[in-house]
RNA sequence: GUCUGGGUGGUGUAGUUGGUUAUCACACUAGUCUCACACACUAGAGGUCUUCGGUUCGGAUCCGGGCUCAGACA
Repeated sequence: GUCUGGGUGGUGUAGUUGGUUAUCACACUAGUCUCACACACUAGAGGUCUUCGGUUCGGAUCCGGGCUCAGACA
């Protein structure tokens, strides 16, 4: 330099024939339980999906540019 794949709460992830409140686990907060802690159970807070633009009635999802990570080739 060329090509391919990835970027989603604090962390790791699901979700792409486009459709209304974006999933789960861990972590966090509160409650129940306990003398207390832990475990367990219940409830809650937390993201608007890497960025910019385009297509569309409607974009995490489709198209293009950029940023960044990983890999292959040279």
Model confidence (mean pLDDT): 82 of 100. Predicted 3D model of a 74-nucleotide RNA (transfer RNA) from Momordica charantia. The sequence is in RNAcentral, with records from Rfam.